[in-house]
Molecule: transfer RNA
Organism: Bifidobacterium longum subsp. longum
């Protein structure tokens, strides 16, 4: 230099172009317990990497850039 893939809460990941973006872990509060753990209930936390484009409508499609990973030279 070229090609491919990934980027979504603090962490790990889902998510047919159409709801206020979900799940597990985590954290708060409550219940349970002498207490802790487990378990149950409740709540918290997101600029969907950035900027444009297409569209009535974009986390989703297209382009550029950024970061990370793999391959080729």
């Nucleotide at each position: 230099g070229g090609g491919c893939g990934a980027u979504u809460g603090g962490c790990g990941c889902a998510g047919c172009g159409g709801c206020u973006a979900g799940c597990g872990c985590c954290c708060u509060u409550c219940g349970u317990u002498c207490a802790c753990a487990c378990c149950g209930a409740u709540g918290g936390g997101g600029u969907c990497g950035u900027a444009g484009g297409u569209u009535c409508g974009a986390u989703u499609c297209c382009u550029a850039c950024a970061u990370c990973g793999c391959c080729c030279a």